[in-house]
């Protein structure tokens, strides 16, 4: 110096999914049915590897988590800064 890959931060942007009773002045709290998947976590595997094993999803499950706002949010962009890689 380049653009490409991985952490991290910071900005933008981000879905899905309900009702009901009780109490309380509200905010909230509690309980019955239910639902939702894109914090996490678990499986199952297409695939990949250094093939003994191992690593693996946005698929499946819903332990958590969430179902007004908020805040969280995979993921995608953009910037910074590290680190590897190439000239």
């Nucleotide at each position: 110096c380049c653009a490409g890959u991985g952490u991290a931060u910071g900005c933008g942007g981000g879905a899905g999914a309900a009702c009901u009773g009780g109490c309380g002045a509200a905010a909230g709290c509690c309980g019955g049915u239910g639902c939702c998947g894109a914090a996490g976590g678990a499986g199952c595997a297409a695939c990949c590897g250094c093939c003994c094993c191992g690593g693996a999803a946005a698929c499946u499950c819903u332990c958590a988590g969430g179902c007004u706002c908020a805040g969280g949010g995979a993921c995608c962009g953009u910037a910074u800064a590290c680190a590897c890689g190439g000239a």

Glycine riboswitch aptamer from a Paracoccaceae bacterium, 87 nucleotides, folded computationally. It was read from a public genome assembly, where an Rfam model found it.